[in-house]
Large-subunit ribosomal RNA, domain IV from a Gemmatimonadaceae bacterium, 360 nucleotides, folded computationally. Rfam family: Bacterial large subunit ribosomal RNA. Its family is annotated with ribosome and structural constituent of ribosome in the Gene Ontology. Model confidence (mean pLDDT): 88 of 100.

Context: one part of a larger RNA
RNA sequence: ACGUGGUCAAGGAACUCGGCAUAAUGAUCCCGUACCUUCGGAAGAAGGGAUGCCUGAUCCGGUAACGUGCCUCGCGCACGGCGCUGGCUCAGGUCGCAGUGAAUCGGCCCAAGCGACUGUUUAGCAAAAACACAGGUGCGUGCGAAGCCGAAAGGCCAGGUAUACGCACUGACGCCUGCCCGGUGCCGGAAGGUUAAGGGGAGAGCUUAAUCCGCUUCGGCGGGUGAGGGCUCGAGCCGAAGCCCCGGUAAACGGCGGCCGUAACUAUAACGGUCCUAAGGUAGCGAAAUUCCUUGUCGGGUAAGUUCCGACCUGCACGAAUGGCGUAACGACUUGGGCACUGUCUCGACCACGUGCUCG
Numbered sequence: 001a002c003g004u005g006g007u008c009a010a011g012g013a014a015c016u017c018g019g020c021a022u023a024a025u026g027a028u029c030c031c032g033u034a035c036c037u038u039c040g041g042a043a044g045a046a047g048g049g050a051u052g053c054c055u056g057a058u059c060c061g062g063u064a065a066c067g068u069g070c071c072u073c074g075c076g077c078a079c080g081g082c083g084c085u086g087g088c089u090c091a092g093g094u095c096g097c098a099g100u101g102a103a104u105c106g107g108c109c110c111a112a113g114c115g116a117c118u119g120u121u122u123a124g125c126a127a128a129a130a131c132a133c134a135g136g137u138g139c140g141u142g143c144g145a146a147g148c149c150g151a152a153a154g155g156c157c158a159g160g161u162a163u164a165c166g167c168a169c170u171g172a173c174g175c176c177u178g179c180c181c182g183g184u185g186c187c188g189g190a191a192g193g194u195u196a197a198g199g200g201g202a203g204a205g206c207u208u209a210a211u212c213c214g215c216u217u218c219g220g221c222g223g224g225u226g227a228g229g230g231c232u233c234g235a236g237c238c239g240a241a242g243c244c245c246c247g248g249u250a251a252a253c254g255g256c257g258g259c260c261g262u263a264a265c266u267a268u269a270a271c272g273g274u275c276c277u278a279a280g281g282u283a284g285c286g287a288a289a290u291u292c293c294u295u296g297u298c299g300g301g302u303a304a305g306u307u308c309c310g311a312c313c314u315g316c317a318c319g320a321a322u323g324g325c326g327u328a329a330c331g332a333c334u335u336g337g338g339c340a341c342u343g344u345c346u347c348g349a350c351c352a353c354g355u356g357c358u359c360g
Stems, first nucleotide, its partner, number of pairs: 001355008010346002014344001019341001027051005036041001038172001052094006059087005066080005095099001107339007114331002119131002135170007147156003173326004178256003183253002185249005192244003198238002203233005210225006257275005284318001285315001296312005
């Protein structure tokens, strides 16, 4: 110096990002318990008191010597009950600083955010407001189901059958969930436009038997036309779904305006005008886990408060199942405040044990 354990005057969070870590609380019985609430809870709320030992007493048991009665006479039954013994309560007494004398053994309260809850998770830096969840909704699926695995056979779903199964979103409960189908997606439609392979074959090209012209060493050679067959190409025309098109659908993906003027102080604008849009954000909430300006402004709490709580609304850039707003209970979650308590601190000191270091 460090580690582990212990103690501390006065103060008591002044420490610190933050009461982190300590300390404190602690068992059992009795008394007594608020807001709120889904009437279950909240509750061990909070806050008080008692607890050892001795003596005595009432009461409730266990066992039972013995006695009495009955008797089917048995190791019988019923009643009483000395003694021994367990327990609650009460009264009196008694000792210590201290009686759950050691050990095990909740700190509590108020307010707010998020998530309803119990659960699950990053094996080895994250346990959470993330995931899941009952509940809600949409879509698909009529059974050889849809969906999924598998070239297939086959299998899962399911030895199930729409009160079922699959997929997706939301996430208890309460009150609710507005407007937009123009774009994208999905569903329906099939008249018209476009459209593949394929069908079809008008026609076109190449090839040469033949034939015509020229040349010939009579063997042929060069050029023109070109049947039939073969090969190649090939227009019109007939060809689905899809796309275009016509509708529907937002608890499908998503979206939900601007400018100007106006009231008898001022300010503001219920009101009017105009432009644009598919439609211009309803309810509720709002400087919020969302507010840039911002430590917004006002109120509360403090002596003093960029945090916190309550309001306001100028929402840079909330908003309704990518759910909105509430909500009792719950949480090793997050934030602010308080009581208790403390070496966290003012500010450090000492003790015990261990390790290191110095000397030896």